[in-house]
Context: one part of a larger RNA
Molecule: small-subunit ribosomal RNA, 5' domain
Organism: uncultured bacterium
RNA sequence: GAUGAACGCUGUGCGGCGUGGAUAAGGCAUGCAAGUCGAGCGGUCAUAUAACUAGCUUGCUAAUUAUAUGAUAGCGGCAGACGAGGUAGUAACACGUGGGAACGUACCCCAAAGUCAUGAAUAAGCCAUCGAAAGGUGGUCUAAUACAUGAUAUGUCUCCGGACGAAAGGUUUACCGCUUUGGGAGCGGCCCGCGGGAUAUCAGCUUGUUGGUACGGUAAUGGCGUACCAAGGCUAUGACGUCUAGGGGAGGUGAGAGCCUGACCCCCACCGAUGGAACUGCGACACGGUCCAUACACCUACGGGUGGCUGCAGCCGAGAAUAUUCCGCAAUGGACGAAAGUCUGACGGAGCGACGCCGCGUGGUGGAUGAAGUCCUUAGGGACGUAAACACCUUUUAUAGAGGAGGAAGUUUAUUGACGUUACUCUAUGAAUAAGGGGCUCCUAAUCUCGUGCCAGCAGGAGCGGUAAUACGAGAGCCCCAAGCGUUAUCC
Numbered sequence: 001g002a003u004g005a006a007c008g009c010u011g012u013g014c015g016g017c018g019u020g021g022a023u024a025a026g027g028c029a030u031g032c033a034a035g036u037c038g039a040g041c042g043g044u045c046a047u048a049u050a051a052c053u054a055g056c057u058u059g060c061u062a063a064u065u066a067u068a069u070g071a072u073a074g075c076g077g078c079a080g081a082c083g084a085g086g087u088a089g090u091a092a093c094a095c096g097u098g099g100g101a102a103c104g105u106a107c108c109c110c111a112a113a114g115u116c117a118u119g120a121a122u123a124a125g126c127c128a129u130c131g132a133a134a135g136g137u138g139g140u141c142u143a144a145u146a147c148a149u150g151a152u153a154u155g156u157c158u159c160c161g162g163a164c165g166a167a168a169g170g171u172u173u174a175c176c177g178c179u180u181u182g183g184g185a186g187c188g189g190c191c192c193g194c195g196g197g198a199u200a201u202c203a204g205c206u207u208g209u210u211g212g213u214a215c216g217g218u219a220a221u222g223g224c225g226u227a228c229c230a231a232g233g234c235u236a237u238g239a240c241g242u243c244u245a246g247g248g249g250a251g252g253u254g255a256g257a258g259c260c261u262g263a264c265c266c267c268c269a270c271c272g273a274u275g276g277a278a279c280u281g282c283g284a285c286a287c288g289g290u291c292c293a294u295a296c297a298c299c300u301a302c303g304g305g306u307g308g309c310u311g312c313a314g315c316c317g318a319g320a321a322u323a324u325u326c327c328g329c330a331a332u333g334g335a336c337g338a339a340a341g342u343c344u345g346a347c348g349g350a351g352c353g354a355c356g357c358c359g360c361g362u363g364g365u366g367g368a369u370g371a372a373g374u375c376c377u378u379a380g381g382g383a384c385g386u387a388a389a390c391a392c393c394u395u396u397u398a399u400a401g402a403g404g405a406g407g408a409a410g411u412u413u414a415u416u417g418a419c420g421u422u423a424c425u426c427u428a429u430g431a432a433u434a435a436g437g438g439g440c441u442c443c444u445a446a447u448c449u450c451g452u453g454c455c456a457g458c459a460g461g462a463g464c465g466g467u468a469a470u471a472c473g474a475g476a477g478c479c480c481c482a483a484g485c486g487u488u489a490u491c492c
Stems, first nucleotide, its partner, number of pairs: 001491003005488005013360006019353002026316003030313003035078003040075002043072009053062004085271003095195006103188003108184008116150004125140006155164003169176003197243003204234003209231008246268004250261004273294005296307004324350001326349003332346001333344004363393004373384004398429006407419001436481005441462003447476005457464002
């Protein structure tokens, strides 16, 4: 000098910008954090209007049909692989940097071509039924941008004969789609050189091991897997083992070289109670999806079920120690949608903590019989000290009132602000609302008196204290910082 700090004393003076679970990747009550589309589909419900039929209290009720509007459980599409969190594991192509060839790509952009014919189901619904529940089972009915079959083809494969391979419609009159092919952008998968921990009180390690051939597998290269063949491969320039650890941009310090660190923010990787597995999908081996096992917890009618805060708040625990079960989608961004819009604990804000940095204030000018009081004294006096009182002034701040933004953009008009009774401006009131902490032997800025008597105690080091202690305790004075000041811990 620095800190994600903690503790002690002090402060509840203000504001701005930051920052806040470092320990138990321990366990979690409750609410919310991923939905959206009715312009993909069939139903169902509600409301309104009209027609018609019936009943009659003759202008209302009920049924049917049609139209319009609204809602939506289900089927279907897209999104739930992003965003948000954490750092457990990992010493590794994980990261950083520079290269490489054998790949994929939903949404987006560009170009070309196409969008023909037909079919069988199923959820919802209805009926029946099992179960305490969670949740099923059987029958029957129905739709689609769901599923299937055929046709066609710029395409793919090829032994050059041939073989294989698409599509979906919707609201409504202009669009949004769908299929195939080629290209692009961005993103991702894979391989390699180099670089960055400790330890030899770890010296040998390895059998899919190292290479080849063939096949399989993958989007793709490859022992990635399998069979066969060869016997290789790594190592004192530290293999193998063990310990520790996410990496980088960066941060701290230092004149630099270096040393230390990896909080917040950004990039990458990995993880989602623990272990394992695949399904769907452009993409996952998937935090708020599925299945299995394990531990834990909860419900139960004892047959059986349910759950995963390392999302935002919040609770318990452990700890020296770390915040609100807040407001809003107004802005920025994301998902879906033709749009209106819906969702969004991302985000924008507010709250709490002197945790940090920065700024401001706690008044200014005058005022000597140098008041009183306190302390010291050589008893003359000296110090606190222009300090106070007192007089005049100001109003930062505070309080009250009045006004009052920008952030708002979407083609034009209009609408839309959580923050926000905000910032800011003006007026009024009145010095009114606001000072402490540590130190004073030397290092080291600042000393006297009393008490104590190697006691009580101090202390970073040297050291102080055994009767005049500038070093302990108190008072007065002084010194240094100041809404802080000291102590402890850690780094340079």